This is a predicted structure of a 486-nucleotide part of an RNA (small-subunit ribosomal RNA, 5' domain) from Capsicum baccatum. Its Rfam family is "Bacterial small subunit ribosomal RNA".

Context: one part of a larger RNA
Formats: sequence, C1' cells, structure tokens
RNA sequence: GGAUGAACGCUGGUGGCAUGCUUAUCACAUGUAAUUCGGAUGGGAAACAUGGGAAACAGUGUUUCCAGUGGCGGACGGGGGAGUAACGCGUAAGAACCUGCCCUUGGGAGGGGAACAACAGCUGGAAACGACUGCUAAUACCCCGUAGGCUGAGGAGAAAAAAGAGGAAUCCGCCAGAGGAGGGGCUCGCGUCUGAUUAGAUAGUUGGUGAGGCAAUAGCUUACCAAGGCGAUAAUCAGUAGCUGGUCCGAGAGGAUGAUCAGCCACACUAGGACUGAGACACGUCCCAGACUCCUACAGGAGGCAGUAGUGGGGAAUUUUCCGCAAUGGGCGAAAGCCUAACAGAGCAAUGCCACAUGGAGGUAGAAGGCCCACGGGUCGUGAACUUCUUUUCCCGGAGAAGAAGCAAUGACGGUAUCUGGGGAAUAAGCAUAGGCUAACUCUAUGCCAGUAGCCACGGUAAUACAGAGGAUGCAAGCGUUAUUC
Repeated sequence: GGAUGAACGCUGGUGGCAUGCUUAUCACAUGUAAUUCGGAUGGGAAACAUGGGAAACAGUGUUUCCAGUGGCGGACGGGGGAGUAACGCGUAAGAACCUGCCCUUGGGAGGGGAACAACAGCUGGAAACGACUGCUAAUACCCCGUAGGCUGAGGAGAAAAAAGAGGAAUCCGCCAGAGGAGGGGCUCGCGUCUGAUUAGAUAGUUGGUGAGGCAAUAGCUUACCAAGGCGAUAAUCAGUAGCUGGUCCGAGAGGAUGAUCAGCCACACUAGGACUGAGACACGUCCCAGACUCCUACAGGAGGCAGUAGUGGGGAAUUUUCCGCAAUGGGCGAAAGCCUAACAGAGCAAUGCCACAUGGAGGUAGAAGGCCCACGGGUCGUGAACUUCUUUUCCCGGAGAAGAAGCAAUGACGGUAUCUGGGGAAUAAGCAUAGGCUAACUCUAUGCCAGUAGCCACGGUAAUACAGAGGAUGCAAGCGUUAUUC
C1' cells in the first nucleotide's frame, strides 16, 4: 500500500447494484415452507335446474365441498458444515451394473374371482387413537389362458397387462422387450494440511476354494485352507480441516483463503435400524433406545426451525413474525387450475462498490468579529453580507411504462422508473492529523502533574509532541481506530 461477510468511536444528504449470525450442529412460543388428480374410484353433504306427485318424497342433470381407496410427487427444491485426511474432493480413465418421468422402435392387453377402507351398527379410551360385526367400487389385489426363446441327456422347471374420456375421429394411460438421453452405483492412476518428542501396525487382517448376498464387482458375509498384505517413497497414531471452480495479495514465482454464486460430499435433537419405492436407509416418513420440552382423568400420549419470518441465549457483531405467484422454475392434472417462505419483490443496515449533490457568476469599505503581532500591520478572506443566475436533489401537481410469453385477458414490484409544470439557494460536511518517519505552526494553559505514544520518544516554567484556541494539511458521506491476511 491492497483486501475484508468485519466490529468500535465521531459524523451522516440521495440513488443504483450487491451483501448481511464468521460465535452455540445452543434451546425454541406462533404462523407458514408439499401437494395434486372426480377425465382411476365408491360414498357422505349442500345448492340450483328439471319434469312426476295432492303432499311427504323419490328420480335425473349441473356445480361445489368433505374425508377415504387408488395414482404421481413428498429422494426435487431450501438449509447450515458437526463429522470426514477419505476414491471425500479434483483430474484423467475403466468394466461387472441399475434407471420413474422423457425420446425412438417392434409387439401385446382374452376370461374370471375374492376382498379391504370409506359407510352403517356396536363398543374401549381423559386424550392420542382404537377393537368387533356387516355392506361396497376401482387404473387397488388375485387366479386361469396366451409367447419368442432359455437351461437340461431326459423327466421336468419358468412370465405380464387397466382402464378412462369423447357423439365420433381419436386422445391419454397399461404390459413385457430393444435402443437412447439424462441421472446414479462401483473400480482405478495421479494430486490433496501438521507432527517421528507418534516406528512399527494388521486376524476378516492378505490371498484362495465352496456357499451366501447384491442392480453390479468385491472378505461384502460365512466355513475351510494358506500366511500373508502395509511401513522412513512415513504405515499406524495424534492434531486440525468439508473439497473444488474460485476469492485476496503479488510483476511473477508464490503466499493466504474457501462468505455470497456454482459443482460434489456428508449431516437433519443424539445413537442405531428399517419399510415403501425407479430412486432414501429419507430435514417437515416409520420403529427402538437416550437427553430435553409439553399435555394428562397418572393408565398413557405429543414434539424436533442446520426451511422462511420471528424469540431467548451466546457474542464486538449480522435484518421484516412484509407482498405476490405477475415473471422464471418445480409438483400434480387432459385442461381450467391448485400448491410452491424455490423464486420474484418490497422493508431494515453507509456493510461494501459505483455515481451524484451540499450551489454557479460577480462582489473590497479588504466591513464586523476571531487569532497573531515588532502595534505599523498580517491572517481567516471573495470567504460572508450584497447583486444576479440555475434547480441536480427537495416540496407540491400532471402524464406514466417495459418487464406479458403476437386473439384477448393476466403486473406483486407500483402510480415505481421515466417524462413534464410550479416553488424557492432553498433540505444537505464531517473526521483524522500537524516533532521526525509524514503533507501540515503559532498562541494560551499545564509544569515528569495531567496526559501522549506505531517506532524513536515528548512532559521537571518559554512544550511546533499533553489540553484548548486560531489558522493549516489529508481524505470526504465518510473519516479514524482495532482485528486478520498478502
């Protein structure tokens, strides 16, 4: 000198764009963050219309709501970085694999059945939530049939399907197969912090055979056999740490770092396990154990903000319990659409970067006043006043977008940006420093006191070094200090 997710002190006008718990992976009140589909399906409720009926009422149609069965999605998106020195990450390769939705392609879907929710009845419990009996639909479940082929000497063994909408054309789904795309699992070469005051470490350990297991390779698991495999080219142990693209400094070599944004990884109260599924051993799933909090009729139950706001706590320190699905994207749906604290925006904070303003021109009686003085004067100083001009900003009016995606409609931001009329210099300057390094000097007061200080050092009666004042220097909506780093 540069840099920062900074903090503190003094000060503070505006706009644009960014950024904003670096500490306790501490605990969390409240709201909200994952639903959707009636064009898969049976019911319950309501409204309207319609015609029938004397009426009660039952029927049909349309629309809406409710919980349930079923499907898809809740494995994405969002979060923080505890663990991890590892094929975790980065890079370059590989072979023994899986893949919902999507694309391409050639085939197929014949017949039948039994249930279970909802519902109804009855019943247990304070609640959470259940038990029993009966009825019922389906793209839920099951059985039979149907095949190319495969294994095997032979005997023998082995699969599937679903419908729905429409007046129809047709559309959209279903089953098994092949290929693709994208995604994922696995293996391997090389690279990846510190310590030898850590030198030996390893028994499923290293390899083989049989068996099991997986989507797949494999001590992945197991029985037996062999005794191997690792290590001064640093094993093992200990400490620290998410890795990278990048970021900062530097002419470079290199050093430091890993906020925001992007890729990968691991995590979701702590520890373990699993179900479902194409995909999880699953942040807002399940089970067990633990700690903590809450409810309770004491028998038993409920919960998990490292989603978004917000609260307490910790801390030098970090924002609103806001608006909208208008855009982009995601889920579901044939669609209309619904959901979306992703996202888009607004709010708060000089936290940073950039831009702009705090007026321009004229104006000497060089006014008053301050300070200094050799008392002559000098300086603040064209600075002010005063005259005149302008209106970026500011205040009050008027007009008013693009962002919307070519029929139309649809804008949270927002009556915002922008344009324009009027008003009036009006609303807007501080901070640090001045002995040298280092740009900038005098006076007063103090008297080794009070104090200063990055280093050298100042202060004990003439202090350019403390404190105040006047003027000066530097930077400027900031300026200094502290911390870290090059």